[in-house]
């Protein structure tokens, strides 16, 4: 790599370092020397983990509220930026709109 569950419309700096791409992939549309990406700091958040309580269970298991962030990760342009396949609604026939899926990305297991 492959599998199994949640989540993905909110949140997050007029810092510093360094300098040419970058936003996974396909089409678009975008960001960027008024420094992107990337590192570091700084912030966000609350997935696991801690704490305190309820319920179920029955022996340390599962759900659940809530509190904190000094621990593991993450995350900081645009909905996962929009799109790829399926199916419907509307309609100036070229667009538009639901809803599902697919890929992805993260947590946490499991092997």
């Nucleotide at each position: 790599a492959a599998c199994u569950u949640a989540u993905c419309u909110a949140g997050a700096g007029a810092g510093g370092c360094a300098g040419a791409g970058g936003g996974a992939c396909u089409g678009g549309c975008c960001c960027u020397a008024u420094g992107a990406c990337g590192c570091c700091c700084g912030g966000c958040a609350a997935c696991c983990a801690u704490u305190a309580g309820g319920c179920a269970g029955a022996c340390u298991u599962g759900c659940u509220u809530a509190a904190a962030a000094a621990g593991g990760u993450g995350c900081u342009a645009a909905u996962u930026c929009c799109u790829g396949c399926a199916g419907g609604g509307a309609u100036u026939u070229a667009u538009u709109c639901c809803u599902g899926g697919a890929a992805g990305a993260u947590a946490a297991g499991a092997g």

A computed fold for a 111-nucleotide RNA from Salinicoccus halodurans, annotated as SAM riboswitch aptamer (S box leader). The RNAcentral record of the sequence draws on Ribocentre. It matches the Rfam family "SAM riboswitch aptamer (S box leader)". Its family is annotated with regulation of gene expression in the Gene Ontology.